[in-house]
RNA sequence: CGAGAUAGCUUAGGUGGUAGAGCAACUGAUUCGUAAUCAGUAGGUCGUGUGUUCGAGUCACAUUCUCGGC
Numbered sequence: 001c002g003a004g005a006u007a008g009c010u011u012a013g014g015u016g017g018u019a020g021a022g023c024a025a026c027u028g029a030u031u032c033g034u035a036a037u038c039a040g041u042a043g044g045u046c047g048u049g050u051g052u053u054c055g056a057g058u059c060a061c062a063u064u065c066u067c068g069g070c
Stems, first nucleotide, its partner, number of pairs: 001068005008023004017054001025041005047063005
């Protein structure tokens, strides 16, 4: 100097408008039982703080951590 931090894990969200997906978890169906399959449920105050705005994951500033470059 650049990139990144969003659910247990991997991540999407590029013009600011009440945050999604896959896997995993749980419940039910199916099965003699397990797995697989199908249906559903729960799970996130978006690293932290401050600011701008009617409204911030998104914009600004500060700061912590990770990776890369000089």

Overview: A computed fold for a 70-nucleotide RNA from a bovine gut metagenome, annotated as transfer RNA. Its Rfam family is "tRNA". Rfam classes the family as a transfer RNA.